[in-house]
Context: one part of a larger RNA
RNA sequence: UUGGGCGUAAAGCGGGUGUAGGCGGUUUAAUAAGUCAGAAGUGAAAGCCCUGGGCUCAACCCAGGAAGUGCUUUUGAAACUGUUAGACUUGAGUAUGAGAGAGGAUGGUGGAAUUCCUGGUGUAGCGGUGAAAUGCGUAGAUAUCAGGAGGAACAUCGGUGGCGAAGGCGGCCAUCUGGCUCAUUACUGACGCUGAGACCCGAAAGCGUGGGUAGCAAACAGGAUUAGAUACCCUGGUAGUCCACGCCGUAAACGAUGAACACUUGGUGUUGGUGGUGUUUGACCCCAUCAGUGCCGGAGCUAACGCGUUAAGUGUUCCGCCUGGGGAGUACGGUCGCAAGAUUAAAACUC
Numbered sequence: 001u002u003g004g005g006c007g008u009a010a011a012g013c014g015g016g017u018g019u020a021g022g023c024g025g026u027u028u029a030a031u032a033a034g035u036c037a038g039a040a041g042u043g044a045a046a047g048c049c050c051u052g053g054g055c056u057c058a059a060c061c062c063a064g065g066a067a068g069u070g071c072u073u074u075u076g077a078a079a080c081u082g083u084u085a086g087a088c089u090u091g092a093g094u095a096u097g098a099g100a101g102a103g104g105a106u107g108g109u110g111g112a113a114u115u116c117c118u119g120g121u122g123u124a125g126c127g128g129u130g131a132a133a134u135g136c137g138u139a140g141a142u143a144u145c146a147g148g149a150g151g152a153a154c155a156u157c158g159g160u161g162g163c164g165a166a167g168g169c170g171g172c173c174a175u176c177u178g179g180c181u182c183a184u185u186a187c188u189g190a191c192g193c194u195g196a197g198a199c200c201c202g203a204a205a206g207c208g209u210g211g212g213u214a215g216c217a218a219a220c221a222g223g224a225u226u227a228g229a230u231a232c233c234c235u236g237g238u239a240g241u242c243c244a245c246g247c248c249g250u251a252a253a254c255g256a257u258g259a260a261c262a263c264u265u266g267g268u269g270u271u272g273g274u275g276g277u278g279u280u281u282g283a284c285c286c287c288a289u290c291a292g293u294g295c296c297g298g299a300g301c302u303a304a305c306g307c308g309u310u311a312a313g314u315g316u317u318c319c320g321c322c323u324g325g326g327g328a329g330u331a332c333g334g335u336c337g338c339a340a341g342a343u344u345a346a347a348a349c350u351c
């Protein structure tokens, strides 16, 4: 390279936007670059193959023929691909009318609870555990009532419910703003799909500067446990958790399943629309249909487990990735970063 693969065996980039490139709906005409057919030229000799001949045979040698996928020129064909010109509406998009939503950003605001402070009542315990102790408390704790401060998170509703590309998103209100779905007609007329690089987003932890700090809590201290206990349990407690701005760029970033399109028996839930029939004031029930989201299962697939119209089925297009275990996601070098480190990524050796 051919070939085979990527849910769990090695293998889908964490996610998106999109450049080059690759691929691309229906139809008419032209063209003839690709494609196909014919002809001519060329395709050295030797060799290979065939026929005949010469050394006693053979190897070897000689003569002739064939072959020579290729290239060039030329004459044609016009289905397919390409190109040019034109047309179309089903792909894609726009408009119009509705709809659901923890989608995002900013500002404001609410109640419950914890902690702390002040005051009242009140007195000897409280707290904690398997049991204890450290700890708190006669300088009046715990409990209870009233008032106040401050930070963080939003019980119930709440749901294999919803939204988002992923990370993720949950009190309430306002402003700004993205996407999605359905329905009706109208419009544009292939404007599409994928996407190397590139750019952007990206949990938690961590880093820088400045704030904030109620609770929780790495580190740390003490008390226990234990043979020991640098732990599990307890009492404390600082970074951090929160906010603003900037960095980091990683996760079992998981559906361990890349994106898009088409096709292929069903059953049963649920979310959001639309239409209809019947009962009805209506709600509601039923039926149909579209878009999501679950469960169970048929064919088929799979090593099995399982997947099964939300495919891991049947096909097409494009990208990424894999190639025995260890060494190693390491070394060196490059790039990025304040650092931590990230990314790209071997070999010797060994089994």
Stems, first nucleotide, its partner, number of pairs: 004322003007305002012319001014201004021194003025088007033081002035077008049065006091191001092188004096183004103177007110154001115149007125136002162169002206247006215241002220236004258318006266296011278285001300307002324351003333344004
Overview: This is a predicted structure of a 351-nucleotide part of an RNA (small-subunit ribosomal RNA, central domain) from a Pseudobdellovibrionaceae bacterium. Taxonomically the source falls in Pseudobdellovibrionaceae (Bacteria, Pseudomonadati, Bdellovibrionota, Bdellovibrionia).